A computed fold for a 490-nucleotide part of an RNA from an uncultured delta proteobacterium, annotated as small-subunit ribosomal RNA, 5' domain. RNAcentral holds the full RNA, with entries from SILVA. The prediction has a mean pLDDT of 86. Its Rfam family is "Bacterial small subunit ribosomal RNA".
Context: one part of a larger RNA
């Protein structure tokens, strides 16, 4: 000099755009943050009359979503990340294209009712009913499996035969939306692997599932992943082990570049989700607002039992130099359901705080010499503040008031922001400058207090009676709605 998610003092007019818990992954009161579909279903409840229908609300059974968005960085020195490949070792709801199918039965449960337990939280039993919920059978386009045969580096690929394996209805009477099965795609993931990726050797040796094999299990898939049984292997000064720091990236700053130091906001990826630990469902998890055990902690309780889990979004304690609002709206853009009307959406889109940063802009302009008072300094003559003020004149950027008023909306409806941007007219210079220095480095100089006291100070050093270094004024200098300390990085 430049940089900051700063933070301090003094000061503070506006406008745009960003940014705003870097500390306790400290515990949290309270409301939201994930629902949806009656065109899957049987039923209550309400209303309306054509009195057997119509609509309308749901708890439940069902689907689908809840593995996505949104947070945080704890923990990880590792195939977690980045980059380059590998999968002849894989999986993949919803969507796309293609081929085929979609026949006939069946037994039960919730809801609901009856009893009964429990302070609640729930919960048992009897009974009664649907289904795109659940089981058989049929059919095999086509997968799957054995076996035979060609084939092929091959566990490939063809063909023959055997066995297994499907399926659901709705609305409506125009079709449409489902379902099932292979078979391709997109998009997304699963594992492998090469290089890359901080410090310490005052860490020198580590490893027994540990290192390869055979065989079983497992998984979606290799693979010591697991397990049996066999062999001693395996890694290491090219730094293994061990400790210690930390998510990696893209990127930011800084530098002429080499480099360096950082990793907030936005994207990419990983890991978490009160602590520890399992699995259940699922296409996908080992699941932030789902279950279970276990511990801490709160909270409820009839003392037996039981509830919870902001690192969503506000808000509250508490730590801290230090960080906002318990706000508006789904109008846009996305997202989940839905056929659809539409619901749901603290995502997002706005709007509020806060000079926290960048960048714009005002705080007037033009004339004005008796160089007016006052201030200060003085050799007492006069310099200075100084066209600065007064006044003349102008002009309205900003302000104030009242009028009008968007774009964003495609499409007929629908605008949180917003009566906001913006426009045009009124009024009146009116509402708007501070803050550090001034020995030297370093631009800016005197007076008067003080007297090695008060005090200053970045370094060098200043103050012990004339101090441009302390304090106070006047003057100058810089920089400006900020300015100066302080911290850190280059």
């Nucleotide at each position: 000099g430049g940089a900051u998610g700063a933070a301090c003092g003094c000061u503070g007019g506006c406008g745009g755009c960003g940014u705003g818990c870097c500390u306790a992954a400290c515990a949290c009161a309270u409301g939201c943050a994930a629902g949806u579909c009656g065109a899957a279903c049987g039923a209550a409840c309400g209303a309306g009359c054509u009195u057997g229908c119509u609509c309308g609300u749901u708890a439940g059974u069902g689907g689908c979503g809840g593995a996505c968005g949104g947070g945080u960085g704890a923990g990880u020195a590792a195939c977690a990340c980045g980059u380059a490949g590998g999968u002849a070792a894989c999986c993949u709801g919803c969507c796309c294209c293609g081929a085929a199918g979609u026949g006939g039965g069946g037994g039960a449960u919730a809801a609901c009712u009856g009893c009964c337990c429990g302070a609640a939280a729930g919960g048992g039993u009897g009974g009664c009913u649907a289904a795109u919920a659940c089981c058989g059978c049929a059919u095999g386009u086509g997968g799957c499996g054995a076996c035979g045969u060609g084939u092929u580096c091959a566990u490939u690929c063809g063909c023959g035969u055997c066995a297994u394996c499907a399926a659901a209805g709705c609305c409506g009477c125009a079709g449409g939306c489902g379902c099932u099965u292979c078979g391709g795609g997109a998009g997304g993931g699963g594992c492998c692997u090469g290089c890359g990726u901080c410090c310490g050797a005052u860490u020198a040796g580590c490893u027994a599932g540990u290192u390869g094999g055979u065989g079983g299990g497992g998984u979606a898939a290799u693979g010591g992943c697991u397990c049996a049984c066999c062999a001693a292997g395996g890694c290491g000064a090219c730094g293994a082990u061990c400790g210690g720091u930390a998510g990696c990236u893209g990127g930011u700053c800084u530098g002429a570049g080499a480099g360096g130091a950082c990793g907030a906001u936005c994207a990419g990826c990983c890991a978490c989700a009160c602590u520890g630990g399992a699995a259940c469902u699922g296409a996908g998890a080992c699941a932030c607002g789902g279950u279970c055990c276990a511990g801490a902690c709160u909270c409820c309780u009839a003392c037996g039992g039981g509830a919870g889990g902001c690192a969503g979004c506000a808000g509250u304690g508490a730590g801290g130099a230090a960080u906002a609002u318990u706000g508006c709206a789904c109008a846009a853009u996305g997202g989940g359901g839905g056929a659809a009307a539409c619901c749901c959406u603290g995502a997002u889109g706005c709007a509020g705080c806060a000079a926290c940063g960048c960048c714009g802009c005002g705080u007037g302009g033009a004339g004005g010499a008796u160089g007016a008072a006052g201030g200060c300094c003085u050799u007492c003559g006069g310099g200075u503040u100084g066209u600065a003020a007064a006044c003349u004149u102008c002009u309205u950027u900003u302000c104030u008031g009242g009028g009008g008023g968007a774009c964003g909306a495609g499409u007929a409806a629908u605008g949180a922001c917003g009566g906001u941007a913006c426009c045009a007219c009124a009024g009146g210079a009116a509402u708007a400058a501070g803050u550090c220095a001034c020995g030297g480095c370093u631009a800016a100089c005197u007076a008067c207090g003080u007297g090695c006291c008060a005090g200053c100070a970045g370094c060098c050093g200043c103050g012990g009676u004339a101090a441009u270094a302390c304090g106070u004024a006047g003057g100058u200098g810089g920089c400006a709605a900020g300015c100066g300390u302080u911290a850190u990085c280059c």